[in-house]
């Protein structure tokens, strides 16, 4: 370097659910809290999911739209510890 994650070290993130606190909502951010993960670090590229404040159209109880979330939904990009082959 490449492969793989049975196996070792030092660990690390942190599902659901509680408290606070941004947000219109998805969801987010600290705290607790551990369902899981070898990238479950990181990047909305591509696909998918949500969410619909504002607009758009309306049959007027709707519908339609991402600019707006989710990298713990699949792919891809990129860094990166050990151990083993």
């Nucleotide at each position: 370097g490449u492969g793989u994650g049975c196996u070792c070290a030092g660990g690390g993130c942190a599902a659901a659910c509680c408290a606070g606190u941004g947000g219109a909502a998805a969801c987010g951010c600290u705290g607790g809290g551990a369902c899981g993960c070898a990238a479950a670090g990181c990047c909305a590229c591509g696909g998918g999911u949500c969410u619909a404040c504002g607009g758009a159209c309306g049959u007027c109880c709707g519908u339609c739209u991402a600019u707006g979330a989710c990298c713990g939904c699949c792919g891809g990009g990129u860094u990166g510890c050990c151990a083993c082959a």